[in-house]
Annotation:
Large-subunit ribosomal RNA, domain VI from a Candidatus Omnitrophota bacterium, 270 nucleotides, folded computationally.
Context: one part of a larger RNA
RNA sequence: CGUUAGGAAUCUUGACGGGGGUUGUCCGUAGUACGAGAGGACCCGGACAAACGAACCGCUGGUGUCUCAGUUGUGCCGCCAGGCGCAAAGGCUGGGUAGCCAUGUUCGGUCGGGAUAAGCGCUGAACGCAUCUAAGCGCCAAGCCCACCCGAAGAUAAGGAUUCCCGGACCGCAAGGUCCCUAAAGGCCCCUGGAAGAUUACCAGGUUGAUAGGCUGGAGGUGGAAGGGGGGCGACCCCUGUAGCUGACCAGUACUAAUCGGCCGUGCGG
Numbered sequence: 001c002g003u004u005a006g007g008a009a010u011c012u013u014g015a016c017g018g019g020g021g022u023u024g025u026c027c028g029u030a031g032u033a034c035g036a037g038a039g040g041a042c043c044c045g046g047a048c049a050a051a052c053g054a055a056c057c058g059c060u061g062g063u064g065u066c067u068c069a070g071u072u073g074u075g076c077c078g079c080c081a082g083g084c085g086c087a088a089a090g091g092c093u094g095g096g097u098a099g100c101c102a103u104g105u106u107c108g109g110u111c112g113g114g115a116u117a118a119g120c121g122c123u124g125a126a127c128g129c130a131u132c133u134a135a136g137c138g139c140c141a142a143g144c145c146c147a148c149c150c151g152a153a154g155a156u157a158a159g160g161a162u163u164c165c166c167g168g169a170c171c172g173c174a175a176g177g178u179c180c181c182u183a184a185a186g187g188c189c190c191c192u193g194g195a196a197g198a199u200u201a202c203c204a205g206g207u208u209g210a211u212a213g214g215c216u217g218g219a220g221g222u223g224g225a226a227g228g229g230g231g232g233c234g235a236c237c238c239c240u241g242u243a244g245c246u247g248a249c250c251a252g253u254a255c256u257a258a259u260c261g262g263c264c265g266u267g268c269g270g
Stems, first nucleotide, its partner, number of pairs: 001154001006165007016151004022050007034039001052108005060102004067095005072087006112146003119139004166269001167180005181267001186264004190206005211257003214253005220246003227240005
């Protein structure tokens, strides 16, 4: 921009396209059928596994750049105590929430229908017989079409459903025009943000508000703070104390910021 008959919001149909499609071992049937024996099934039913794929983070783990603790050297805060800076962009070390992950977990390939291939048949002539084929009719693949999952109306044949919104006078057959009035439904800008994201888009919100931050409480993490008291010559230990601190997690709470606003979109539609 379009979507031959207004404009919106929500929900959809599915032409078409894409994805997936794997295999093995074992058990039962059954040491049966078969076979002199050795050996050893079809069919049917079941279990497990490998590889591959998707999703997810409750479990097992990884990461987790400053969440907690320990600690070396050095500089600084006058000193002690307590801390902070730097040590190749975490100084080193031990842990670790959310998130993101796999080595972790769950699930998937199925079943079924249709038309077929090779193949196996029925009926059956040409050719009195025979013949699956010439007319006609069946059965039968991991393959094809459907079925399953995803996208999808620019599918220009541009689809469908529901709901919402929209004026008066005059002229004109009408489309439409003039004047006055009006700016709907809805959308956007802008702003707060997001398991959404390069931007955009998408989604949640914008005071009639829990969108983010803060605060409060909780979860989880770390692992017992500082100060004080006690014990020990001391390093250090014990008590106060399941302490203190704590990013992303879960809630509550308008304290802060989403203020105030602006723009587009018209008026019943060949």

Its Rfam family is "Bacterial large subunit ribosomal RNA". The coordinates come from a structure-prediction model, not an experiment, and the mean pLDDT is 90.